[in-house]
Predicted 3D model of a 73-nucleotide RNA (transfer RNA) from a Bdellovibrionales bacterium.
The coordinates come from a structure-prediction model, not an experiment, and the mean pLDDT is 81.
It matches the Rfam family "tRNA". Rfam classes the family as a transfer RNA.
It was read from a public genome assembly.
């Protein structure tokens, strides 16, 4: 250099053909328990890697880039 992939909550990841961003662990509150543990039930946490463009509407399309992975040359 050229082609493939992976980037969404502190962590691991889901989002199935564009229509309000979740699920598990975490964490904080309360409930049960004499006390943690477990277990319940709530709450907080996200400019979806950055920038732009399509569209009534983008996490999803499409263009540029950035970091990591593999692979060819």
């Nucleotide at each position: 250099g050229c082609g493939g992939g992976a980037g969404u909550a502190g962590c691991u990841c889901a989002g199935u053909u564009g229509g309000u961003a979740g699920a598990g662990c975490a964490u904080c509150a309360c409930g049960u328990u004499g006390c943690c543990a477990a277990c319940g039930u709530g709450a907080g946490g996200g400019u979806c890697g950055a920038g732009g463009g399509u569209u009534c509407g983008a996490a999803u399309c499409c263009c540029u880039u950035c970091u990591c992975c593999c692979g060819c040359u």